[in-house]
Annotation
Model confidence (mean pLDDT): 84 of 100. Small-subunit ribosomal RNA, 3' major domain from Clostridia bacterium HZ254C, 484 nucleotides, folded computationally. It matches the Rfam family "Bacterial small subunit ribosomal RNA". Lineage of the source: Bacteria > Bacillati > Bacillota > Clostridia. The full RNA is in RNAcentral, with records from Greengenes.
Context: one part of a larger RNA
RNA sequence: UGACGGGGGCCCGCACAAGCAGUGGAGCAUGUGGUUUAAUUCGAAGCAACGCGAAGAACCUUACCAGGGCUUGACAUCUGGCGGAGCCUGUGGAAACACGGGGGUGCCCUCCUAGAGGGGGAACGCCAAGACAGGUGGUGCAUGGUUGUCGUCAGCUCGUGUCGUGAGAUGUUGGGUUAAGUCCCGCAACGAGCGCAACCCUUGUUCGUAGUUGCCAGCACGUGAAGGUGGGCACUCUACGGAGACUGCCGCAGAGAAUGCGGAGGAAGGUGGGGAUGACGUCAAAUCAUCAUGCCCCUUAUGUCCUGGGCUACACACGUGCUACAAUGGCCUGAACAAAGGGAAGCGAAGGAGCGAUCCGGAGCGAAUCCCAGAAAACAGGUCUCAGUUCGGAUUGCAGGCUGCAACCCGCCUGCAUGAAGCCGGAAUUGCUAGUAAUCGCGGAUCAGCAUGCCGCGGUGAAUACGUUCCCGGGCCUUGUACA
Numbered sequence: 001u002g003a004c005g006g007g008g009g010c011c012c013g014c015a016c017a018a019g020c021a022g023u024g025g026a027g028c029a030u031g032u033g034g035u036u037u038a039a040u041u042c043g044a045a046g047c048a049a050c051g052c053g054a055a056g057a058a059c060c061u062u063a064c065c066a067g068g069g070c071u072u073g074a075c076a077u078c079u080g081g082c083g084g085a086g087c088c089u090g091u092g093g094a095a096a097c098a099c100g101g102g103g104g105u106g107c108c109c110u111c112c113u114a115g116a117g118g119g120g121g122a123a124c125g126c127c128a129a130g131a132c133a134g135g136u137g138g139u140g141c142a143u144g145g146u147u148g149u150c151g152u153c154a155g156c157u158c159g160u161g162u163c164g165u166g167a168g169a170u171g172u173u174g175g176g177u178u179a180a181g182u183c184c185c186g187c188a189a190c191g192a193g194c195g196c197a198a199c200c201c202u203u204g205u206u207c208g209u210a211g212u213u214g215c216c217a218g219c220a221c222g223u224g225a226a227g228g229u230g231g232g233c234a235c236u237c238u239a240c241g242g243a244g245a246c247u248g249c250c251g252c253a254g255a256g257a258a259u260g261c262g263g264a265g266g267a268a269g270g271u272g273g274g275g276a277u278g279a280c281g282u283c284a285a286a287u288c289a290u291c292a293u294g295c296c297c298c299u300u301a302u303g304u305c306c307u308g309g310g311c312u313a314c315a316c317a318c319g320u321g322c323u324a325c326a327a328u329g330g331c332c333u334g335a336a337c338a339a340a341g342g343g344a345a346g347c348g349a350a351g352g353a354g355c356g357a358u359c360c361g362g363a364g365c366g367a368a369u370c371c372c373a374g375a376a377a378a379c380a381g382g383u384c385u386c387a388g389u390u391c392g393g394a395u396u397g398c399a400g401g402c403u404g405c406a407a408c409c410c411g412c413c414u415g416c417a418u419g420a421a422g423c424c425g426g427a428a429u430u431g432c433u434a435g436u437a438a439u440c441g442c443g444g445a446u447c448a449g450c451a452u453g454c455c456g457c458g459g460u461g462a463a464u465a466c467g468u469u470c471c472c473g474g475g476c477c478u479u480g481u482a483c484a
Base pairs, nucleotide, nucleotide: 001484002483003481004480005479007478008477009476010475011474012473013472015468016467019432020431021430022429023428026323027322028321029320030319031318032317033316034314035313042053043052064309065308066307067306068305069304070303073132077131078130079128080127081126082125083124087102088101089100090099091098092097107121108120109119110118111117134298135297137296138295139294143292144291145287146286147285148283150281155194156193157192158191159190160189161170162169163168174185175184176183200275201274202273203272205243206242207241208240209239210238211237214233219230220229221228246269249263250262251261252260253259325425329384330383331382332381333380334379341372342371343370346365347364351360352359353358391422396417397416398415399414400413401412402411438460439459440458441457442456443455444454
């Protein structure tokens, strides 16, 4: 100087408390451990691994296993030789591959009177040899890059000066204050840098500009209904530019400070809400399997191609979720209301068939114009009457649909039948302070197909916070130390 203390003081954070909804019990989904296996590829490991890498394992992916093949190789550059690249087709085979058959050219330059033909070259194919390729083989404790975490915590430092033999201190401590090393005051310090804040995006108000969306607002036409039509940018909206909030104003407190409390005006008030943004560093944290890369290792194999299997196993254990256990509910009927997105090898309307998944159909749309697209909870009416039930839907049987070369291992969906556990969950434990929690549906990425996951969107919409003694994490000062 740090680190640590079941030392002290001050102060924060859904840290506790106060509340609401959960997890832990059930079934299922998913990840992991373990076990099994020819293989169940690999990585991630307290917080900060475990719906994580994977924003999509039937083949492919694929890195694993079995079997069948190849050896200058699936891919790159160079050399030599041969060849009309490519096309059609046969046999064996699971395919890769192996062995054949057929017919017939092109591109650039050039020889040739032209044509036929010849020579050279580019690209391509085959053969040969070797330089080499190749490796998701090892080492993240050799590395770059990237990332997590403490933590959006308020800290981390430097120059000069001063003090100290020195390590170092001072500044950065102190009195107030703040979300903040934020600001004020004081001070052997005076300044400065990286952080904080602001500048950026979005949302909330308003104005201007602009109208193939919106509106009958005012007029006309028109309809079974309809901005459907003429017409018009008022409104809504869209998207560009401005305005607006600064403790600016008033009162009180405070040190004539910073600032705090209350008030006015205002759509918004004291950082308005949300996001992006992550200082010096810590964990030899994670990643050699995104990529790059040193060294080591393999080289007829640790490379490469193919078929099939596996990554989907199952006595168990754990994490994360979904669905429930019902009446604030289930079911039936009926005339509600979104936002944000996506669409051409695509979205696919009307109409028709089917109980349905879906099929036929093909309008329109590269999309404020058309489509996906019926929002659902809600609301109104009816029914069920507390029961393992008209709750719950696992499991299983049968029959179908879709994608795809192919759904046996191993996809999703539909109908009929079947109807399991489950009556609110031990110890323990998680999230959340407002348009939040809870609850309801919608969209997107990936994607042929496949989501209860992920990333977004809107609808409905709470309760509680006395307080900081305690638990956890953190900041500042101080104290002890046999630790560094």